The part of an RNA shown here (small-subunit ribosomal RNA, 3' major domain) has 470 nucleotides and comes from an uncultured bacterium.
The coordinates come from a structure-prediction model, not an experiment, and the mean pLDDT is 85.

Context: one part of a larger RNA
RNA sequence: UGACGGGGGCCCGCACAAGCGGCGGAGCAUGCGGAUUAAUUCGAUGCAACGCGAAGAACCUUACCAAGGCUUGACAUGCACGGGAAAGUUCCAGAGAUGGUUCCCCCGCAAGGUCCGUGCACAGGUGGUGCAUGGUUGUCGUCAGCUCGUGUCGUGAGAUGUUGGGUUAAGUCCCGCAACGAGCGCAACCCUUGUCUUAUGUUGCCAGCACGUGAUGGUGGGGACUCAUAAGAGACUGCCGGGGUCAACUCGGAGGAAGGUGGGGAUGACCUCAAAUCAUCAUGCCCCUUAUGUCUUGAGCUUCACGCAUGCUACAAUGGCCGGUACAAAGGGCUGCGAAACCGUGAGGUGGAGGGAAUCCCAAAAACCCGGUCUCAGUUCGGAUGGGGGUCUGCAACUAGACCCCAUGAAGUCGGAGUCGCUAGUAAUCGCAGCUCAGCAACGCUGCGGUGAAUAUGUUCUCCGGGCCU
Numbered sequence: 001u002g003a004c005g006g007g008g009g010c011c012c013g014c015a016c017a018a019g020c021g022g023c024g025g026a027g028c029a030u031g032c033g034g035a036u037u038a039a040u041u042c043g044a045u046g047c048a049a050c051g052c053g054a055a056g057a058a059c060c061u062u063a064c065c066a067a068g069g070c071u072u073g074a075c076a077u078g079c080a081c082g083g084g085a086a087a088g089u090u091c092c093a094g095a096g097a098u099g100g101u102u103c104c105c106c107c108g109c110a111a112g113g114u115c116c117g118u119g120c121a122c123a124g125g126u127g128g129u130g131c132a133u134g135g136u137u138g139u140c141g142u143c144a145g146c147u148c149g150u151g152u153c154g155u156g157a158g159a160u161g162u163u164g165g166g167u168u169a170a171g172u173c174c175c176g177c178a179a180c181g182a183g184c185g186c187a188a189c190c191c192u193u194g195u196c197u198u199a200u201g202u203u204g205c206c207a208g209c210a211c212g213u214g215a216u217g218g219u220g221g222g223g224a225c226u227c228a229u230a231a232g233a234g235a236c237u238g239c240c241g242g243g244g245u246c247a248a249c250u251c252g253g254a255g256g257a258a259g260g261u262g263g264g265g266a267u268g269a270c271c272u273c274a275a276a277u278c279a280u281c282a283u284g285c286c287c288c289u290u291a292u293g294u295c296u297u298g299a300g301c302u303u304c305a306c307g308c309a310u311g312c313u314a315c316a317a318u319g320g321c322c323g324g325u326a327c328a329a330a331g332g333g334c335u336g337c338g339a340a341a342c343c344g345u346g347a348g349g350u351g352g353a354g355g356g357a358a359u360c361c362c363a364a365a366a367a368c369c370c371g372g373u374c375u376c377a378g379u380u381c382g383g384a385u386g387g388g389g390g391u392c393u394g395c396a397a398c399u400a401g402a403c404c405c406c407a408u409g410a411a412g413u414c415g416g417a418g419u420c421g422c423u424a425g426u427a428a429u430c431g432c433a434g435c436u437c438a439g440c441a442a443c444g445c446u447g448c449g450g451u452g453a454a455u456a457u458g459u460u461c462u463c464c465g466g467g468c469c470u
Base pairs, nucleotide, nucleotide: 007470008469009468010467011466012465013464015459016458019422020421021420022419023418026313027312028311029310030309031308032307033306034304035303042053043052065298066297067296068295069294070293073122077121078120079119080118081117082116083115084114088103091100092099093098106113107112124288125287127286128285129284133282134281135277136276137275138273145184146183147182148181149180150179151160152159153158164175165174166173190265191264192263193262195233196232197231198230199229200228201227205222206221209220210219211218236259239253240252241251242250243249302441315415319374320373321372322371323370324369331362332361333360337354341350342349343348381412387406388405389404390403391402392401428451429450430449431448432447433446434445435444
């Protein structure tokens, strides 16, 4: 000077408390450990690994294993020599890679181009080392801190400034002070959302005026409204009152769509963890070079006495089933979205209108509401499991796809010790879309809207993390 203390003081945070809903028990899904295996590729391991890399493992992917092949090589550049095609096509062998074979048979006057073969340099490596590295990322933590110049003090390490009194979400600001200034952070500038104004109205809208339909902004028309797209306005403790050091600030109020950072996002200081990543990429060194490279077929990554993590579905009546009937937002669409109509109990099929989309399609929003039924039971709850039959994608669903129909109907009656999330349009609950993608193991992830709470006396005590002074 730091760090640490079951030392002290002050302060903050869903940290506790007050509440609401879960997890831990069941079944299933996914990831991990372990075991198994020819292989079950590799990495990630307290918080900060474990629905993580993977925003899609049947082949491919694929890095693993078995078997069969190749050796200037699947890929790049250059040189030398030799050749004419290469590609495509026919047939044969083969699991295929590949090999043989038939047809076709280079371009250019030349230099040369292009491809193949031979040889030499070299290629190649998801081989090792993240404790040799760059780059990127996590974490403390969106915590309020971390420093510098000059001056001053101290022999010096260093101190001061940055401490103190107030205040703030904040080293935010005010006052004081041997300090005076400055930088990186804070805040603001950026995006989005909430109100209004102006401009412009198509594909959007329809108040008023007409026309028309079984019905519909369908048509003429209109710009009022909604909305869309731009440009502005608006919030600044600006105004009033109380408190306060005539301060910063704080409490209450007015006006206002919004009030004291309005809500949300992007934005992550100096450092820490030899944190993570050599398998995104790049890269030093080491290692392999008829193999640790490369091609192919098949298998594996999908195993299963068990343990853990994250989710989904439930255990029911605030419910299940049947019928009827409303109201979104945000997205995607030409190798694509696919309407009407018809066929099928259904998955789906036939069909092909329309639309490169404010126009057409995906598209039915669901919970809600109305009516009926069930009457507390392992049930008309719950849906696992195994049986049979199908649909679709794809060269191909045996290992190992999703979905549909019929029948089957398991555990489960609210979960021990313990533990997690959340302070408002939040939790809880309900559906919708997109990503990856031929298809899909999505119950994942990323967004979108609908319905919509409870509680906070507070920081005394107690747990965790953090900041300042000592």